The prediction has a mean pLDDT of 81. Transfer RNA from Candidatus Harrisonbacteria bacterium CG10_big_fil_rev_8_21_14_0_10_45_28, 73 nucleotides, folded computationally. Its Rfam family is "tRNA". The RNAcentral record of the sequence draws on ENA.
[in-house]
RNA sequence: GGUCGCAUAGCUCAGUUGGUAGAGCAUCCGGCUUACAUCCGGAAGGUCCCAGGUUCGAGCCCUGGUGCGACCA
Repeated sequence: GGUCGCAUAGCUCAGUUGGUAGAGCAUCCGGCUUACAUCCGGAAGGUCCCAGGUUCGAGCCCUGGUGCGACCA
């Protein structure tokens, strides 16, 4: 220098054919218990890496950039 992959909640990760984003763990509240843990119920938590484009509508498609990783040279 070139090619490819990844980037979504505090962490690990889903997200179908483009139709208003979820799970587990963690945190908080409640139940249970003498109490704690386990277990059960609930809540909060998101600029979907950044910018632009296409579209009635983008996490998803297109372009450029950034970071990380792999491969080639």